[in-house]
Molecule: transfer RNA
Organism: uncultured Nitrososphaeraceae archaeon
């Protein structure tokens, strides 16, 4: 330098191919409730507009373009 693959709440994964009104699940926090009391459980809650930017559309995390970080494999 080319080629691929990946970026999403604090973490960690779905969703993107097939664009459609409130971005889905776990863990983690914080309230209840359950116990003598802890843990385990069960209930709620807050938390992310989807690496950055422009583009196309009526409408983008989802398709295009260009940059940016992190991984592989080539020279």
């Nucleotide at each position: 330098g080319g080629g691929c693959c990946g970026g999403u709440g604090g973490u960690c994964c779905a969703g993107c191919c097939u664009g459609g009104u409130u971005a889905a699940g776990a863990u983690a926090c914080c309230g209840c409730c359950u116990u003598g009391a802890c843990a385990u459980g069960g209930c709620g809650g807050g938390g992310g507009u989807c690496g950055u930017u422009g583009g196309u559309u009526c409408g983008a995390a989802u398709c295009c373009g260009a940059c940016c970080c992190g991984g592989c494999c080539c020279a």